[in-house]
RNA sequence: GGGUGGCUAGCUCAGUUGGUUAGAGUACUUGCCCGACACGCAAGGGGCCGGCAGUUCGAAUCUGCCGCUACCCA
Numbered sequence: 001g002g003g004u005g006g007c008u009a010g011c012u013c014a015g016u017u018g019g020u021u022a023g024a025g026u027a028c029u030u031g032c033c034c035g036a037c038a039c040g041c042a043a044g045g046g047g048c049c050g051g052c053a054g055u056u057c058g059a060a061u062c063u064g065c066c067g068c069u070a071c072c073c074a
Base pairs, nucleotide, nucleotide: 001073002072003071004070005069006068007067010026011025012024013023019057028044029043030042031041032040050066051065052064053063054062
């Protein structure tokens, strides 16, 4: 330098041809339970989907450029 994949909650990830409220597990907070802690049960908070533009009535999803990361080729 060329190519492919990934980037969504603190962490690990899902999101099926673009569609009207963005989810799961875990972690965290509160309550219950217990002599206490852990486990368990219930409830709750937390994200504008890597950034900037474009297409569209509508974009996490499509397109362009850029950034970070892993791998392959040279």
This is a predicted structure of a 74-nucleotide RNA (transfer RNA) from a Spirochaetota bacterium. Rfam family: tRNA. Its family is annotated with triplet codon-amino acid adaptor activity in the Gene Ontology. Its mean pLDDT, the model's own confidence on a scale to 100, is 81.